[in-house]
RNA sequence: GCCCCAGUAGCUCAACGGAUAGAGCACCACACUCCUAACGUGGGAAUGAAGGUUCGACUCCUUCCUGGGGCA
Numbered sequence: 001g002c003c004c005c006a007g008u009a010g011c012u013c014a015a016c017g018g019a020u021a022g023a024g025c026a027c028c029a030c031a032c033u034c035c036u037a038a039c040g041u042g043g044g045a046a047u048g049a050a051g052g053u054u055c056g057a058c059u060c061c062u063u064c065c066u067g068g069g070g071c072a
Stems, first nucleotide, its partner, number of pairs: 001071007010025004018055001027043004048064005
């Protein structure tokens, strides 16, 4: 330098182009308990960035950024 893959919550993962982007673990609060843990109820928290296509984009297209792999 070229090619391929990935980037969504603190972590691991979902989400035919279409309803309010969900789940587990973690965190916070409450309840329970003599206390803690476990169990229960509720809550906060995310689409790497900028453009484009579309009535509508996490999803498709372009460029850039980050990480991984391959070739030279």